Source information:
The RNA shown here (SAM riboswitch aptamer (S box leader)) has 101 nucleotides and comes from Peribacillus psychrosaccharolyticus ATCC 23296.

RNA sequence: CUCUUAUCCAGAGAGGUGGAGGGACUGGCCCGACGAAACCUCAGCAACCACACGUAGUGAUGGUGCUAAUUCCAGCAAAGCUUAGCUUUGGACGAUAAGGG
Numbered sequence: 001c002u003c004u005u006a007u008c009c010a011g012a013g014a015g016g017u018g019g020a021g022g023g024a025c026u027g028g029c030c031c032g033a034c035g036a037a038a039c040c041u042c043a044g045c046a047a048c049c050a051c052a053c054g055u056a057g058u059g060a061u062g063g064u065g066c067u068a069a070u071u072c073c074a075g076c077a078a079a080g081c082u083u084a085g086c087u088u089u090g091g092a093c094g095a096u097a098a099g100g101g
Stems, first nucleotide, its partner, number of pairs: 001101008013042005021031003025075004043067003047064004051059003076090006
């Protein structure tokens, strides 16, 4: 980098450095000098794998992951309706894990 499978309406922030961006992309809508990204320290959550106990689960111990807003909402298609729209379903994109190439 890519493939397969699973999940994505739950959960969980303080301090320091830093100094203007960030929320993947596009549109929207938001967050941000009452301090963005990034990095560090400490803390926390518990989605997946492992492990222990036990077979309902519990434990945060190890490997990942995560700690604004449903994956922030939508993007493509279909159906329904009170039809410049709304709702529902499925998909695409994306993210994470586990396994493979």
Lineage of the source: Bacteria > Bacilli > Caryophanales > Peribacillus > Peribacillus psychrosaccharolyticus.
The sequence was found by an Rfam model in a public genome assembly.
Its Rfam family is "SAM riboswitch aptamer (S box leader)". Rfam describes the family as follows. The SAM riboswitch is found upstream of a number of genes which code for proteins involved in methionine or cysteine biosynthesis in Gram-positive bacteria.